This is a predicted structure of a 111-nucleotide RNA (SAM riboswitch aptamer (S box leader)) from Trichlorobacter ammonificans. The RNAcentral record of the sequence draws on ENA. NCBI's taxonomy places the organism under Bacteria, Pseudomonadati, Desulfuromonadia, Geobacteraceae, Trichlorobacter. Rfam family: SAM riboswitch aptamer (S box leader). From the family's description: The SAM riboswitch is found upstream of a number of genes which code for proteins involved in methionine or cysteine biosynthesis in Gram-positive bacteria.
RNA sequence: UUCUUAUCGAGAGCGACCGAGGGACUGGCCCUGUGACGUCGCGGCAACCGGCCUUAAUCAGCGCGGUGCCAAUUCCAGCGAAUCCGUGCAAACGGUUUCGGGAGAUAAGGA
Numbered sequence: 001u002u003c004u005u006a007u008c009g010a011g012a013g014c015g016a017c018c019g020a021g022g023g024a025c026u027g028g029c030c031c032u033g034u035g036a037c038g039u040c041g042c043g044g045c046a047a048c049c050g051g052c053c054u055u056a057a058u059c060a061g062c063g064c065g066g067u068g069c070c071a072a073u074u075c076c077a078g079c080g081a082a083u084c085c086g087u088g089c090a091a092a093c094g095g096u097u098u099c100g101g102g103a104g105a106u107a108a109g110g111a
Base pairs, nucleotide, nucleotide: 001111002110003109004108005107006106007105008104013042014041015040016039017038021031022030023029025078026077027076028075043070044069045068048066049065050064051062052061074103079100080099081098082097084095085094086093087092
């Protein structure tokens, strides 16, 4: 880098430095000189993998190790289908909800 599988409505701060953008992309809508984003220190959340513990085995538990994470549902939508509601003669348009797909993030394993 790529493939596969799983998960993505919960949860989680305080300082220092930096100095203008950031929230993947597009459209929204938000965050941000009352200093965002990023880096560092300490702290925390969580439980994907290993480990410990427990068991016949799982589940549960621990949080030692490897990650990850600490604004907003993956912030919302973005392609398809369906339900319901509204406007309408109809076609069509708008809104809600659900399912599937695509994209993204994280973990583990493979190439």